Model confidence (mean pLDDT): 80 of 100. A computed fold for a 73-nucleotide RNA from a Thermoproteota archaeon, annotated as transfer RNA. Its Rfam family is "tRNA". Rfam links the family to the GO term triplet codon-amino acid adaptor activity. NCBI's taxonomy places the organism under Archaea, Thermoproteati, Thermoproteota.
Parts: sequence; structure tokens; C1' cells
RNA sequence: GGGGCCGUCAUCUAACCAGGCAGGAUAGCGGGCUCCAGACCCGUGAGUGAGCGUUCAAAUCGCUCCGGCCCCA
Repeated sequence: GGGGCCGUCAUCUAACCAGGCAGGAUAGCGGGCUCCAGACCCGUGAGUGAGCGUUCAAAUCGCUCCGGCCCCA
């Protein structure tokens, strides 16, 4: 220098191909239970790497950029 793959709550992960309410688990917080704690039960906030475009509608499609991994030279 050229090419490919990946990026979603604090963590892991689904939805992406084929656009239509961003879901689940763990952790956190509040409450119940308990003499206390754990376990268990109920509740709760929190996320699509950044920007632009297409569209009635973008996590999903296009472009640019950022970051990570791999291949070729």
C1' cells in the first nucleotide's frame, strides 16, 4: 500500500442476510422474606462506535471516519 471480518446496556448475548415497539441472562439499585446474611420472590434504571445519506420508518441499506482482529505485498 491492497483486501476481508467485527463493533448493541456495567458484562455476555439475540434481532441484521430479508428495514417496522431494541429482547434475554448476569451484575447494580429499591422492596419483600430472614434475628442478620445468602438463596428465593417482586419491581426498577441503563445500550445499537461517530457523522452524513436513502426511506413514512435504519441496530439492519449506502458513504466517510474511529477502534480491534486477520490475510496479501